[in-house]
Context: one part of a larger RNA
RNA sequence: CUGGGUGUAAAGGGAGCGUAGACGGCAGGGCAAGUCUGGAGUGAAAGCCCGGGGCCCAACCCCGGGACUGCUUUGGAAACUGCCAUGCUAGAGUGCUGGAGAGGUAAGCGGAAUUCCUAGUGUAGCGGUGAAAUGCGUAGAUAUUAGGAGGAACACCAGUGGCGAAGGCGGCUUACCCAAGCUACUUCUGACGUUGAGGCACGAAAGCGUGGGGAGCAAACAGGAUUAGAUACCCUGGUAGUCCACGCAGUAAACGAUGAUAACUCGUUGUCGGGGGAUACAUGCUCGGGUACUAAGCGAAAGCGAUAAGUUAUCCUCCUGGGGGAGUGCGUUUGCAAGAAAGAAACUC
Numbered sequence: 001c002u003g004g005g006u007g008u009a010a011a012g013g014g015a016g017c018g019u020a021g022a023c024g025g026c027a028g029g030g031c032a033a034g035u036c037u038g039g040a041g042u043g044a045a046a047g048c049c050c051g052g053g054g055c056c057c058a059a060c061c062c063c064g065g066g067a068c069u070g071c072u073u074u075g076g077a078a079a080c081u082g083c084c085a086u087g088c089u090a091g092a093g094u095g096c097u098g099g100a101g102a103g104g105u106a107a108g109c110g111g112a113a114u115u116c117c118u119a120g121u122g123u124a125g126c127g128g129u130g131a132a133a134u135g136c137g138u139a140g141a142u143a144u145u146a147g148g149a150g151g152a153a154c155a156c157c158a159g160u161g162g163c164g165a166a167g168g169c170g171g172c173u174u175a176c177c178c179a180a181g182c183u184a185c186u187u188c189u190g191a192c193g194u195u196g197a198g199g200c201a202c203g204a205a206a207g208c209g210u211g212g213g214g215a216g217c218a219a220a221c222a223g224g225a226u227u228a229g230a231u232a233c234c235c236u237g238g239u240a241g242u243c244c245a246c247g248c249a250g251u252a253a254a255c256g257a258u259g260a261u262a263a264c265u266c267g268u269u270g271u272c273g274g275g276g277g278a279u280a281c282a283u284g285c286u287c288g289g290g291u292a293c294u295a296a297g298c299g300a301a302a303g304c305g306a307u308a309a310g311u312u313a314u315c316c317u318c319c320u321g322g323g324g325g326a327g328u329g330c331g332u333u334u335g336c337a338a339g340a341a342a343g344a345a346a347c348u349c
Base pairs, nucleotide, nucleotide: 003320004319005318008301012316014202016200017199021195022194023193025088026087027086029084030083031082033081034080035077036076037075038074039073040072041071042070048066049065050064051063052062053061054060091192092189093188095185098182103177104176105175106174107173108172109171110154115149116148117147118146119145120144121143125136126135162169163168207248208247209246210245211244212243216242217241221237222236223235224234259315260314261313262312263311264310267293268292271289272288273287274286275285297304298303322349323348324347332341333340334339
């Protein structure tokens, strides 16, 4: 490089927007770059292939033909690709109607509970465990009643329910962003599309910087147990952190271990949001989402099965000599650091 692959064997980028590039709807017209076809020139000789011939044969040599798949030039064809201009509406977008939603950001508000403080009642225990002890308590604890403070999280509703590109999102109200999709009408634009190397912005938790905050929980740490030991599991405490603002970091079993987009392919069953059928209800129908089972088909199997891992098309990432060495070393980029990105070899089995 080709070929083959990428759910679980090596391999889908964490996810989006998008540049270059690659690929791209229908109709007729034109051009002729690609494409096809004819001519001319050139493509040295030798070699190669084919047919003859000469050395007794062969090697070797000689003759003729072919080939030299190419390049240049010229005439023609116009189906396909390309280019030019024109038109179309089935792709894509736009307008308007309606409805759903933990979608995002900001502000405000609420109740339950834990803890703490104050006061009342009240008295000897409380707490904790397998059993205990550390711990708290006569300086009045635990329990209970009232008041107050403060922080964090939002029981029930709650659902193989919803929304979001992914990460993720759950008390209530308001504002903004819309976003984003769905739906009815079909209004308008007229291929404006798909994918996307680099790039840009997003990205749980932990972590870092500065400043706040700190109820509960809780790495580290201390003590008590357990144990042969116990740097653990259990218990009593407890600091970072967890929370907020603004920056950084950029990783996860970031998982559906399944890239994006489009088309096609037997059925069944629940569910969420729309639609139409004059009205209401029920069933059924239809569009979009989400779940379970299954035919064909696929698959090494288990399984997947219209939300494909089926049948196809376009584009991108990645893999390819096993396990370890090693996601290590060196150099590079990046970061305040921790690290991250990219990524070997010797050696060894």